[in-house]
Molecule: c-di-AMP riboswitch aptamer (ydaO/yuaA leader)
Organism: Halanaerobiaceae bacterium
RNA sequence: CUAAAUAUAUCGCUGAAUUCUCAUUUGAGAAGCGGGGGACCCAUUUUUUUGGGGUGAAUCUCUUUGUAAAGAGUAGGGUUACCUUCUAACCCGAACCCGACAGCUAACCCCGUAAGCGUUAAGGAGGGGAGAU
Numbered sequence: 001c002u003a004a005a006u007a008u009a010u011c012g013c014u015g016a017a018u019u020c021u022c023a024u025u026u027g028a029g030a031a032g033c034g035g036g037g038g039a040c041c042c043a044u045u046u047u048u049u050u051g052g053g054g055u056g057a058a059u060c061u062c063u064u065u066g067u068a069a070a071g072a073g074u075a076g077g078g079u080u081a082c083c084u085u086c087u088a089a090c091c092c093g094a095a096c097c098c099g100a101c102a103g104c105u106a107a108c109c110c111c112g113u114a115a116g117c118g119u120u121a122a123g124g125a126g127g128g129g130a131g132a133u
Stems, first nucleotide, its partner, number of pairs: 011118004018031005032113006042103001049100001051101001052098004060073005076092005082127006
């Protein structure tokens, strides 16, 4: 000097998942953010085991195996460190829940506030902020 791995701190990313107060007691509450149920009107004419529905970006198609799984794509979504946008590059494209049942929906009612990680070659345009003179 380069590459890789581990640990800590700061910082950052996905996500609604952050902050504050009272207690210290096994907790409790509030704000913010997010979600569900629920009228008239409107919409649907549609549910029927071919069940239906919800959170979420995470839907759908094809191929192989036939038995599960796997692969290739895809609707859609994310990151590239001041912010937005374009190009380009790199990724995700899951999982879970309700339990026969739910269109929208004011009032009203109910619920959550987790979990997991570590992106940065750059170029153009516009804007904002900070510092120096």